Background: A computed fold for a 109-nucleotide RNA, annotated as SAM riboswitch aptamer (S box leader). The prediction has a mean pLDDT of 80.

RNA sequence: ACCUUAUCAAGAGUGGCGGAGGGAACGGCCCGAUGAAGCCCGGCAACCUGCGGAAACGGAGAGUUCUGCAAGGUGCUAAAUCCGGCGGCAGUGUAUCGCAAGAUGAGGG
Numbered sequence: 001a002c003c004u005u006a007u008c009a010a011g012a013g014u015g016g017c018g019g020a021g022g023g024a025a026c027g028g029c030c031c032g033a034u035g036a037a038g039c040c041c042g043g044c045a046a047c048c049u050g051c052g053g054a055a056a057c058g059g060a061g062a063g064u065u066c067u068g069c070a071a072g073g074u075g076c077u078a079a080a081u082c083c084g085g086c087g088g089c090a091g092u093g094u095a096u097c098g099c100a101a102g103a104u105g106a107g108g109g
Stems, first nucleotide, its partner, number of pairs: 002108007013041001015040003021031003026084003042077003047073002049070006056064002081101001086098003090094001
């Protein structure tokens, strides 16, 4: 590379450097010299992790579920994953549900 699984409508900057792109891809629609990407700092959150609590199973430990605190490893910090693409349902321009694709974590490989 790839496979499995959980989550994806909440939240987060009047900062410094930088100097033209960015929002995955495609179609849209947007953001950007009133400063894009990137880096640093700050912040958010709580997947893994650490320390506790509760119930059931279990001889016990481990494990599973719920929950509190912390913030070491990641992640995130315009717009619902910005919207759409395939399908179902309602039925004529939109809503809703699911899938695909994608992102992130954890595990496998």
It was read from a public genome assembly, where an Rfam model found it. It matches the Rfam family "SAM riboswitch aptamer (S box leader)". Rfam's curators write: The SAM riboswitch is found upstream of a number of genes which code for proteins involved in methionine or cysteine biosynthesis in Gram-positive bacteria.